[in-house]
RNA sequence: AUGAAUAUUUGGCAAAAUCGGCGAAAGCCGGUGACGCAAAGCCAAGAGGCUAAGGUUUUGUUUCGGCAAGCUAUGCCAGUCCAGCUGCAAUA
Numbered sequence: 001a002u003g004a005a006u007a008u009u010u011g012g013c014a015a016a017a018u019c020g021g022c023g024a025a026a027g028c029c030g031g032u033g034a035c036g037c038a039a040a041g042c043c044a045a046g047a048g049g050c051u052a053a054g055g056u057u058u059u060g061u062u063u064c065g066g067c068a069a070g071c072u073a074u075g076c077c078a079g080u081c082c083a084g085c086u087g088c089a090a091u092a
Base pairs, nucleotide, nucleotide: 001091002090012037013036017032018031019030020029021028022027035079041085042084046081047080048077049076050075054072055071056070057069059068060067061066
């Protein structure tokens, strides 16, 4: 520097689904699982996406207590992309 998924002497991670747990939800953790992955390791105040408990409203409704709807991340997604950091077998 390259770095193949048959990394073949037993290497790694693990989607969907499902079971248990946590959470308002999104989602996360653990078991099973194995779609895939050479960074599917780390990083969320770059872009994008998900959720909306709480908050908020020149909204609707109301039996004036509230309810519904809209907006909102302080919650999430790195297996959506970019940037950054780190790095394995093997080969040269």
c-di-GMP-I riboswitch aptamer, 92 nucleotides, folded computationally. Its mean pLDDT, the model's own confidence on a scale to 100, is 77. Of the family's consensus pairs, 90% are formed in the model.